[in-house]
RNA sequence: UGCCGAGUGGUGUAGUGGUAGCACACAGGACUUUGGAUCCUAUGGCCCGGGUUCGAGUCCCGGCUCGGCAGCCA
Numbered sequence: 001u002g003c004c005g006a007g008u009g010g011u012g013u014a015g016u017g018g019u020a021g022c023a024c025a026c027a028g029g030a031c032u033u034u035g036g037a038u039c040c041u042a043u044g045g046c047c048c049g050g051g052u053u054c055g056a057g058u059c060c061c062g063g064c065u066c067g068g069c070a071g072c073c074a
Stems, first nucleotide, its partner, number of pairs: 001070007010024004018054001027041004047063005
């Protein structure tokens, strides 16, 4: 430098172009003598900028970061 892949709450991971969900963690509560376990509730997210569309996490373009492969110089 080129090619390919990935980027979604704190973490992991889903999501036919049509209400962004699940698990864990965290916080509050219930239960319990206390704790654990269990149950309930709440908080919190689409890497960035454009485009297409009535509507984009999803499609297109550019960028950033990470990973893999290849190449160049020495």
Transfer RNA from a Chloroflexota bacterium, 74 nucleotides, folded computationally.
NCBI's taxonomy places the organism under Bacteria, Bacillati, Chloroflexota.
Its Rfam family is "tRNA".